[in-house]
RNA sequence: UCCAGGUCCCGGAGGACGUGAGCCUGCCAACUCCGCCAGGGCCGAAAGGCAGCAACGGUACGUAGUGUCUGACGCUGCUCCGUAAGGCCUGGGGCA
Numbered sequence: 001u002c003c004a005g006g007u008c009c010c011g012g013a014g015g016a017c018g019u020g021a022g023c024c025u026g027c028c029a030a031c032u033c034c035g036c037c038a039g040g041g042c043c044g045a046a047a048g049g050c051a052g053c054a055a056c057g058g059u060a061c062g063u064a065g066u067g068u069c070u071g072a073c074g075c076u077g078c079u080c081c082g083u084a085a086g087g088c089c090u091g092g093g094g095c096a
Base pairs, nucleotide, nucleotide: 001093002092003091004090005089006088007087008086010082011081012080013079014078016076017074018073019072021070022069023067024065025064026063027062033058034057035056041050042049043048
């Protein structure tokens, strides 16, 4: 210096692992969410009507849990592929 192989670096694909989120389930609102409103209150001559606390039901925020699902992220590592250059290692050839 050339060739070959390997490896690092770079990129792609795939599948693991981790974390968050969504979905699902439970809990969760005295009043400042919704519905329905006993009692009581108000209006009315009356019939009735009005607002509406508690209770009840639902839901939101939040919170707890679950996994066979969805998607996101990753100075985690694995497999395969890729091409240009570079570093390193091994082997061979040539030259000095």

This is a predicted structure of a 96-nucleotide RNA (Bacterial small signal recognition particle RNA) from a Gemmatimonadota bacterium. Its Rfam family is "Bacterial small signal recognition particle RNA". The family's RNA type in Rfam is non-coding RNA gene. A reference for the family is Rosenblad et al. (2003), "SRPDB: Signal Recognition Particle Database", Nucleic Acids Res. It was read from a public genome assembly, where an Rfam model found it. Of the family's consensus pairs, 96% are formed in the model. NCBI's taxonomy places the organism under Bacteria, Pseudomonadati, Gemmatimonadota.